[in-house]
């Protein structure tokens, strides 16, 4: 800093992540070098070897094997040498140190500061003083015995620096006794010394000249030792102040406890101990108890502040198998000493004995897990000696382990538009990539060959100087020269030659790093978000890329980030948080003025704050790591000199804060105690008759034994209508008829009087709605609980008729709540406006409910500031202080155990386990509500006709079949793709066949043919057979075929990989943007509101102004009219003609055809509307307000539909999923559902008669007249390439006629004969015609569709597709009907509002 909570958005708030670190493990990989580190578990158990001795210069004894000589009885004995040698003893000093390990210990154990006037101190060091002279034992040893050992018992000999008296003696130690100083005291120094008592000693060596002495010596000297005093230095003990841990779901602990007085023990105080004596002694500033933990300098980590740790170094403390003891000794209650006891393990001859690796190595166990039974004491350091030395698993090396830090190589320059190979690709290339190859050049480990350190300074032996002495001896000290000793190690370094070494993580996003392939919610991934269900940059593999590098990565742990415990640095009105409320106790905080003090605070200065760490500077190993020095730091404590502003404490004053007097009014403020009036309800009596009540509807209940209504009269309990106000009162719960008694607070208003007497308030006390408990009243009304009717799929509910507890009062419990302003209490400051309740002053000549001002309380909008935002805003949620409660992700859980309160329901206190990656607050924008509001729509109502019943036809479901190809599935699929499946079409099924292939087309080779045509086969494809090229002189080229090769084909898959296309919401009005303003931001704002319109249409207003894609309008049509055109169209006038017909000259005025143009624009009048926009009425007008219809479809929506029209990405398939033939099937049929026809008949059916369209076709065609057939149709061929001829007769309509409510003259299915036509072919499976048959069906349940004008209805006609085939489709045109209106259904539309929805009811 980052990542998740949401469609977005802000905040909260948790989890996760980048970093540093590690006594580490654990996978994958490993060249070296150098410094360091290494049992964090079982203080669990140990084989085997060493880790503590030494001293002959303190004593006494004193070998053996063995060499040599002697002697012998030949078994053996003597002696020298080795040798006073090994050994053991006696005896000193050492073993209390150095090595180890953290059980134990919350403690004076540790740090740190300081006392000890309460003490010890062996070696060492300085300073004095002595070291006479006796004596008596004992190990060893010898000899005896006793055990298995282990040891032991007796007896007998012996030394000393071993023991033990004497005698000397002080500044030693005790008592007495008196001075100076000095201590808070007990007391302490210091001198002068006075006095009495007491206590010492051990000798060893060396070396010597006189004297002595038989000798040993004595005697002189030096050294070393012993005694003894003083004093130092290091060491020890003891007491003491602060300081470092976790639980209060441990609150009380404590008989040696606490003090005293003796008295005892200690080196020393002390209940350390013991007798007595008093009753103390510690504790919410956490004692007792649990639980945990050695302690510190330090280390890690942070910017610090702080948090974890406390492995190596280094201090201190403890502990030596487990608990107690002492003994020795200067230190020990003693890790390698003793006892005892206990537990384990060994020996035993069963009687006994023996042992402690938490020393250094090693075992075996535990563990995820920690090394060698290794070399020398050369070096540093201990012990012992005079020394030489001796001993030293301290240490010094080595060995093992990437465990860790540091460094070093693993090659450097050149070398291609770039080899192979692999990867990926649009196939053209691109990456790997100067990488390699090759050239030139260097070269750690290692191996080989020569050289070779520092670390060593001491000691000895000479010589020289010096100190001591009597001394030229001796010691001793210092110089000179030699000699002399090294585990590491022939090791590091130096030359030479030869030569060798990269892996691991990752790569979707935080967080550098992308592709291809397998896989398909499988198999994996994953720190967190989250990936994976056929195109995965998240899996796994490859390529290629980043990072780090002898390492990477992965668990674990610590602190960072986390301001997520907030002292620096946090919050509590909705996020998690304010105790319901008040009174108060400890405690915290505390107005204002002088004087004093100096605990806090500030400066000075001292001591001290071991080293090592660290930081800096500089040195030394080639650099670093590490390592020496110097400095700086150690932020603390103590102790001393000062300051005195602020806090404290002390002392006096003061009046602003508090409190008290006086005086006055307000109020549902409390308690008790009377009384009142309306209303329920019951009782009683009266009128009165059939209902009453009650609900959405109804029913349970009441009522003819007289209800309900009404009068009267009585009874009883509760609660107090109107006044009554966001008014009043009280700390909160709370208070409401009236009156009376007691009683608490507030406020005003004088300013007399006390003089900081204040704030808050952890425990404690008290009060505390409702509902619940106790006991006793009382019970009108209402009413959990029960009953019962209803309501519902059900209804232990809502409604309803009844109902008990309770509510009510009295004592007394309970202690809770949305006890909420979801906002502790106190004080002080900080623009304003407007109600409202109280009290008071002041103006108006009086006169104040009214103006105006102060103050207390209580609303309301608001500045400025806060706030995430809503909002708070002098009644702060602003600006500040003090004190109290509380919070620290969601669930589990206000739950579980404890514990305390309650009669009891239950309260108060209040966890963890275990999950989850959020849960959450405001606020945005959408969708949605059986919210409310405004508007539209054949949306509803109002109508006409229909579907749903019937048969039939066509699509679909399903079922079936070899196959019934495929798709399309609510509205928006289902007479849909299909404007037309007997073959074909076809994509399905059987069957027979072909394989570079049916059609495209490059390459190569081969052949000369192929086709046609002839023959077999054959159902057809096709296969076989025969015949069998052109051009060119040639080379060759044409063509074709056969083979190969690259690759065709595919209606096989994904429409959720896609392109286009289209459906839909919708011809709905509406979607948006730019630049500006608001908002921390989603986002608003323009687009909202007020009119109006079909319309985001137009207007007007407005922090918005403009703009865009939509609407409209341009475009077709059609409806008047004009103008121009005039044949194939017409035909008024003129003429001729015909049985008649523009049939014929003429003729374009009429219709008409088809270019141009005109017309309409709310343009004018009237009213409404704001004087607008518009909208009502009218005029004219062929049409009036968008005239009519059409094409024109905005941002998106639905992962709508389409890979089967095309197109195309990936995937499959290649003698088959291609491809070509004969059949067959897409037409199946117990059933379902959509859509349409045709109908049930009289507004009709049949026959006869008879008028009137449009618009569209037609030469592979339409086809006329005639003729033929009952007909369909045939013949046959006039026009016509069409305003000319054909299709073509329109039909209903009309005109009379007939038929009379019937399953019919209604309907025509169904089925037989006969036929026609198309067509290679009508059996599967065609269309029509004739003649016969004559089914269902008499208006269709629930539901349900379409339609608002030339439309619904209803009648025909044409045309696309087509060889035929249309009840579908797309046209055309004749005849031609109802709408108050918008409350409700469905759909859309705009603004509001809820929201715990956003794949969005």
């Nucleotide at each position: 800093g980052a990542g998740u909570u949401u469609g977005a958005u802000c905040c909260u708030g948790g989890c996760u992540c980048a970093g540093a670190a590690u006594c580490a493990a654990c996978g994958c990989u490993g060249g070296c070098g150098g410094c360091g580190u290494g049992c964090c578990u079982c203080a669990g158990a140990c084989a085997u070897g060493c880790a503590a001795g030494u001293c002959g210069a303190a004593c006494g004894c004193g070998a053996a094997a063995g060499u040599c000589c002697c002697c012998u009885u030949c078994g053996g004995g003597g002696g020298a040498c080795a040798g006073g040698u090994a050994g053991a003893g006696u005896g000193g000093c050492g073993c209390a140190c150095g090595g180890g390990u953290g059980a134990g210990u919350a403690a004076c154990a540790c740090g740190u500061a300081g006392g000890u006037a309460a003490u010890c101190u062996a070696c060492c060091u300085u300073c004095g003083g002595a070291u006479g002279g006796g004596g008596a034992a004992u190990a060893a040893c010898a000899a005896u015995c006793g055990g298995a050992a282990a040891c032991g018992a007796u007896u007998g000999c012996u030394a000393a620096u071993a023991c033990c008296g004497c005698a000397u003696a002080a500044u030693g130690c005790a008592g007495c006794g008196g001075c100076a100083c000095c201590u808070a005291a007990u007391g302490g120094u210091g001198a002068c010394a006075g006095u009495u008592g007491u206590u010492a000693a051990a000798g060893c060596g060396g070396g010597g000249g006189a004297u002595c002495g038989c000798a040993a010596g004595a005697c002189c000297u030096c050294g070393c030792g012993c005694c003894u005093g003083a004093a130092g230095a290091g060491g020890a003990g003891c007491c003491u102040g602060c300081g470092g841990c976790a639980g209060a779901u441990u609150a009380g602990c404590u008989a040696g406890u606490u003090g005293g007085u003796g008295a005892g023990g200690u080196a020393a105080c002390g209940g350390c101990u013991c007798a007595c004596c008093a009753a103390g002694g510690c504790u919410u500033c956490g004692a007792u108890c649990u639980g945990u933990a050695g302690c510190u300098g330090g280390u890690c980590u942070g910017a610090g502040a702080g948090g974890a740790c406390g492995g190596c170094c280094a201090g201190c403390c403890a502990c030596a198998c487990u608990g107690g003891c002492a003994c020795u000794g200067a230190c020990a209650c003693a890790c390698g000493g003793g006892c005892c006891a206990g537990a384990c393990u060994c020996c035993u001859a069963c009687g006994g004995g023996a042992g402690g690796c938490a020393g250094c190595a090693g075992u075996g166990g535990g563990g995820a897990a920690u090394u060698u039974u290794g070399g020398g004491c050369a070096a540093u350091g201990g012990g012992c000696g005079a020394a030489a030395g001796c001993c030293u698993g301290a240490c010094c090396c080595a060995g093992c382990a990437a465990c860790g830090c540091c460094g070093c190589g693993u090659g450097a320059g050149g070398g291609a538009g770039g080899a192979a190979a692999u990867c990926c690709u649009u196939c053209g290339g691109g990456a790997u990539g100067u990488a390699a190859a090759c050239c030139u050049c260097a070269c750690a480990a290692g191996c080989a060959a020569g050289g070779g350190a520092a670390g060593a300074g001491a000691g000895c032996u000479a010589c020289g100087g010096g100190c001591u002495g009597a001394a030229u001896a001796a010691u001793c000290c210092c110089g000179u020269a030699g000699u002399g000793c090294g585990a590491c190690g022939g090791u590091a370094c130096c030359u030479u030659g030869c030569g060798u070494a990269a892996g691991c993580c990752a790569c979707g996003g935080c967080u550098a790093a992308c592709u291809a392939c397998g896989u398909g919610c499988c198999a994996g991934c994953a720190g967190c978000c989250g990936c994976g269900g056929u195109a995965a940059u998240a899996c796994g593999u490859a390529g290629g890329u980043g990072g780090c590098a002898a390492g990477c990565g992965u668990u674990g742990u610590u602190c960072g980030g986390a301001a997520u415990u907030a002292u620096u640095g946090g919050g509590c009105g909705u996020a998690a948080a304010g105790g319901g409320c008040g009174c108060g106790u400890a405690g915290g905080c505390g107005g204002u003025g002088c004087g004093g003090u100096a605990a806090g605070u500030c400066a000075c200065c001292u001591g001290u704050g071991a080293a090592a760490u660290c930081u800096c500077u500089g040195g030394g190993c080639u650099c670093a790591a590490c390592u020496c020095a110097g400095a700086g730091u150690c932020u603390g404590c103590a102790g001393g000199c000062g300051a005195a502003a602020c806090u404290g404490c002390c002392g006096u004053g003061c009046u602003g804060g508090a409190g008290u007097a006086u005086g006055g009014g307000a109020g549902a403020g409390g308690u008790g105690c009377g009384u009142g009036g309306a209303a329920u309800u019951c009782c009683c009596g009266g009128u009165g008759u059939a209902g009453c009540g009650g609900u959405g509807a109804a029913a349970u209940g009441c009522g003819u034994a007289g209800a309900u209504a009404u009068c009267g009269g009585g009874a009883g309990g509760a609660a107090c209508a109107c006044c009554u106000g966001u008014g009043g009162c009280g700390a909160a719960a709370g208070c409401g008829g009236c009156g009376c008694a007691c009683u608490g607070g507030a406020c005003c208003a004088u300013a007399a009087c006390u003089g900081a007497c204040g704030c808050u308030g952890a425990g404690g006390c008290g009060c505390g709605a409702a509902a619940g408990c106790u006991a006793g009243g009382g019970g009108a009304g209402c009413a959990a609980a029960c009953a019962g009717g209803a309501u519902u799929a059900g209804a232990u509910a809502c409604c309803c008729u009844g109902g008990u507890a309770g509510u009510c009062c009295u004592a007394g419990c309970c202690c809770u709540a949305a006890a909420c302003g979801a906002u502790g209490g106190a004080u002080g400051c900080u623009u304003g406006g407007u109600g409202u309740g109280g009290u008071c002053g002041g103006u108006a000549c009086c006169c104040a409910a009214u103006c105006c001002g102060a103050u207390c309380g209580u609303g309301c909008c608001g500045a400025a500031g806060c706030u995430a935002a809503c909002g708070c805003g002098a009644u702060a949620a602003g600006c500040a202080u003090c004190c109290c409660g509380c919070c620290u992700g969601g669930g589990g859980a206000g739950u579980a155990c404890g514990g305390u309160c309650g009669c009891a329901a239950g309260g108060c206190u209040g966890a963890a386990a275990c999950u989850c990656a959020a849960a959450g607050g405001a606020a945005u924008u959408g969708a949605c509500g059986g919210g409310g509001g405004c508007c539209c729509g054949c949306a509803c109502a109002a109508g006409c006709g229909g579907u749903g019943g019937a048969g039939c036809a066509u699509g679909u479901g399903g079922u079936u079949c070899a196959a019934u190809u495929c798709g399309a599935c609510g509205c928006a699929a289902c007479g849909c793709g299909a404007a037309g499946a007997a073959c074909c079409u076809u994509a399905c099924c059987c069957a027979g066949g072909c394989u570079u292939g049916a059609a495209c087309a490059g390459c190569g080779a081969c052949u000369g043919a192929c086709a046609u045509c002839c023959g077999g086969c054959g159902a057809a494809a096709g296969c076989c057979g025969g015949c069998u090229c052109c051009c060119g002189c040639a080379a060759g080229g044409g063509c074709a075929g056969u083979c190969g090769u690259a690759g065709a084909g595919g209606u096989g898959c994904u429409g959720c990989a896609u392109g286009g296309c289209u459906g839909u919401c919708g011809u709905c009005a509406g979607c948006u943007c730019g630049u500006g303003u608001c908002g921390u931001g989603a986002g608003a704002u323009g687009u909202u509101g007020g009119g109006u319109u079909a319309a985001g249409u137009c207007c007007c207003g407005c922090a918005a102004c403009g703009a865009g894609c939509g609407c409209a309008a341009c475009c077709c049509u059609u409806g008047u009219c004009c103008u121009c055109u005039g044949u194939u169209g017409c035909c008024a006038u003129c003429a001729g003609g015909u049985u008649a017909u523009g049939c014929u000259g003429g003729g374009c005025a009429c219709u008409c055809u088809g270019a141009g143009g005109a017309g309409a624009c709310u343009g004018c009048c009237g009213g409404u509307g704001a004087u607008a926009a518009a909208c009502c009425g009218g005029a004219g007008g062929a049409a009036g307000g968008u005239g009519g219809g059409g094409a024109u479809g905005a941002c998106g929506u639905c992962a709508a539909g389409u890979c089967a029209g095309c197109a195309u990405g990936g995937c499959c398939u290649u003698u088959a999923u291609g491809u070509c033939u004969g059949g067959g099937g897409c037409u199946a049929c117990a059933c379902a559902c959509g859509u349409g026809c045709u109908a049930c008949a009289a507004u009709g059916g049949c026959a006869g008669a008879u008028a009137c369209a449009a618009a569209c076709c037609g030469u592979c065609g339409c086809g006329a007249u005639g003729c033929c057939g009952c007909a369909a149709g045939g013949u046959g061929g006039a026009g016509c390439u069409a305003a000319u001829c054909g299709g073509a007769g329109a039909a209903a309509g009309u005109c009379g006629g007939u038929c009379u409510c019937a399953g019919u003259u209604c309907g025509g299915a169904u089925a037989g004969c006969a036929g026609g036509c198309u067509g290679c072919a009508a059996c599967u499976c065609g269309c029509c015609u004739g003649c016969u048959u004559g089914a269902a069906g008499u208006u269709g349940g629930a539901a349900u569709c379409g339609c608002u004008a030339g439309u619904a209805a209803u009648c025909g006609c044409g045309g696309a597709u087509c060889a035929g085939c249309a009840c579908g489709c797309c046209g055309c045109g004749g005849u031609g009907a109802u709408a108050c209106g918008u409350u409700c259904c469905c759909g859309g539309g705009c603004a509001u509002u809820g929201c715990a929805c956003a794949c969005a009811c």
Predicted 3D model of a 1401-nucleotide RNA (small-subunit ribosomal RNA) from an uncultured bacterium.